This is a predicted complex of two RNAs, RNase P RNA and transfer RNA, with 432 nucleotides together. Rfam match: Bacterial RNase P class A. Rfam links the family to the GO terms tRNA processing, ribonuclease P activity and dimeric ribonuclease P complex. The coordinates come from a structure-prediction model, not an experiment, and the mean pLDDT is 78.

RNA sequence: UGGAGUGGGCGCAUGAUCGCCGGUUCUUGCUGACAGGACCGGAGGAAAGUCCGAACUCCGCAGGGCAAGGUGGUUCGUAACGCGAACUGGGGGUGACCCCAGGAAAGUGCCACAGAAAACAUACCGCCGGGUAACCGGUAAGGGUGAAAAGGCGAGGUAAGAGCUCACCGCUUCCAUGGCGACAUGGAAGGCAUGGUAAACCCCACCUGGAGCAAGACCAAAUAGGGAAACAUUCGAGGGCUGCCCGUCCGAUGUUUCCGGGUAGGUUGCACGAGGUGCCGGGCGACCGGCAUCCCAGAUAAAUGAUCAUGGCCCUCACGCAGGGUACAGAAUUCGGCUUAUAGCCCACUCCAGCUU
RNA sequence: UGGGGCGUCGUCAAGCGGUAAGACACAGGAUUUUGGUUCCUGCAUUCGGAGGUUCGAAUCCUCCCGCCCCAGCCA
Numbered sequence: 001u002g003g004a005g006u007g008g009g010c011g012c013a014u015g016a017u018c019g020c021c022g023g024u025u026c027u028u029g030c031u032g033a034c035a036g037g038a039c040c041g042g043a044g045g046a047a048a049g050u051c052c053g054a055a056c057u058c059c060g061c062a063g064g065g066c067a068a069g070g071u072g073g074u075u076c077g078u079a080a081c082g083c084g085a086a087c088u089g090g091g092g093g094u095g096a097c098c099c100c101a102g103g104a105a106a107g108u109g110c111c112a113c114a115g116a117a118a119a120c121a122u123a124c125c126g127c128c129g130g131g132u133a134a135c136c137g138g139u140a141a142g143g144g145u146g147a148a149a150a151g152g153c154g155a156g157g158u159a160a161g162a163g164c165u166c167a168c169c170g171c172u173u174c175c176a177u178g179g180c181g182a183c184a185u186g187g188a189a190g191g192c193a194u195g196g197u198a199a200a201c202c203c204c205a206c207c208u209g210g211a212g213c214a215a216g217a218c219c220a221a222a223u224a225g226g227g228a229a230a231c232a233u234u235c236g237a238g239g240g241c242u243g244c245c246c247g248u249c250c251g252a253u254g255u256u257u258c259c260g261g262g263u264a265g266g267u268u269g270c271a272c273g274a275g276g277u278g279c280c281g282g283g284c285g286a287c288c289g290g291c292a293u294c295c296c297a298g299a300u301a302a303a304u305g306a307u308c309a310u311g312g313c314c315c316u317c318a319c320g321c322a323g324g325g326u327a328c329a330g331a332a333u334u335c336g337g338c339u340u341a342u343a344g345c346c347c348a349c350u351c352c353a354g355c356u357u
Numbered sequence: 358u359g360g361g362g363c364g365u366c367g368u369c370a371a372g373c374g375g376u377a378a379g380a381c382a383c384a385g386g387a388u389u390u391u392g393g394u395u396c397c398u399g400c401a402u403u404c405g406g407a408g409g410u411u412c413g414a415a416u417c418c419u420c421c422c423g424c425c426c427c428a429g430c431c432a
Base pairs, nucleotide, nucleotide: 001353002352003351004350005349006348007347008346009345010344012311013310014309015308016307017306018305020042021041022040023039024038025037026036027035029034044328048339049338051337052336053335054334055333056212057211058210059209063246064245065244066243068208069207070206071205072204073087074086075085076084077083088101089100090099091098092097102203103202107201108200109197110196111195124143125142126139127138128137129136130135151169152168154166155165156164170192171190172189173188174187175186176185177184178183216268217267218266219265226259227258228257229256230255231254238250239249240248261431262430263429275294276293277292278291279290280289281288282287312326313325314324315323316322358428359427360426361425362424363423364422367381368380369379375412383399384398385397386396387395405421406420407419408418409417
């Protein structure tokens, strides 16, 4: 200098004028309403997708069984998680670094075409022995098929071959040592039994009651307090709050469904919170603890805007006092994550290649 | 705002691990003097898009994109 990897951050600023939403406060207006004045606050890193986890609220405090769904190396972190951190094993990359993760020797299913055979094996070509030959027997080293072929490789051995035997590697079982653990290292024995697929059924371990702020609470307004059907009246219909069953609760001029009618208003929930910022301390880290300080949007068809000026930043050029651009996107009960979109940049650490000293 | 469902030729659609049926439409041809009918042939190089699992994905998993449906209160 060029290329690359990981982590983090910014993502327009200031002023003027005219407005909009919310809060506090004041009054010359009759208290209130309303109006006006003053002061304060007014979108995001994703407010998005609604994919997970919670808070909060209601339901009969939700007990048992079956079913269904989810998660999946280990240990930590966290209110919790399918999230994060560190590590373990495997794979990829020259490297920084990245990706993947229970069980296929419990059982079942599937593995098209090709191929002898797709899994309690078998033999197309071949090799060896016998036989004139047809053929019979042995074999699985080599070839061929396929995504995948019954341990790999070398030596011995043999008629030819073969874990048939042996060394090394792999595998299984056992033991020892280290580690909280996943696991690693070493040793001994077995003598090959065990193809792939669980984002196929399944098995193992753990988790899950249901619904959601249109939850829920209070107030107000309005009407035809209408019609039909089903079931039932204490030996119980139907419903609640889950897919089913048991259990449980409500339950008698009752319950459910459909048609028709009315209303589409207000207050609350709802803004102090697993809160932000700074410093110190603990921890490899995610994160945790202490102290100080701050109060920081609450709309309801939906406010957070418009115009002008100056200045940043980027691009273009005829290099100026020029022209153009400034992304993705807009809160709706609230948090913690993940994922996706994002112009233009900035910072830190690291790797590879080239050049120079 | 919350909940649920669906995307396969131009249209309606079948297929749910083994390489995409069928009907209408469209194009070409045959039959006919011509048109229609009838018959034959063709028409999905991408199953909404991207990644993953698998030997193999329209189908299984994940993330996006688009479209559709439902809803409160009173009696």